[in-house]
Molecule: transfer RNA
Organism: Oceanobacillus oncorhynchi subsp. oncorhynchi
């Protein structure tokens, strides 16, 4: 310079174009002498801007970010 790949919650990860889930994680509660574990509830996300579609995490494009080849100077 070329080429691939990958961005969903705070964290690791699902969703075959048709309500965005689960787990740790956080707050609150029950239990307990206290605490830990157990159970109960809540709590919060699709990287940006466009495009296609009646409908986009998902397809399509360009930009950001990270990674990984491979070249070129030194």
């Nucleotide at each position: 310079a070329g080429g691939g790949g990958u961005a969903u919650a705070g964290u690791u990860u699902a969703a075959c174009g048709g309500c965005a889930a689960a787990a740790c994680g956080a707050a609150g509660g029950u239990c307990u002498c206290c605490a830990a574990a157990a159970c109960c509830u809540u709590u919060g996300a699709u990287g940006u801007g466009g495009g296609u579609u009646c409908g986009a995490u998902u397809c399509c494009u360009a930009c950001u970010a990270c990674c990984c080849c491979u070249g070129c100077c030194a």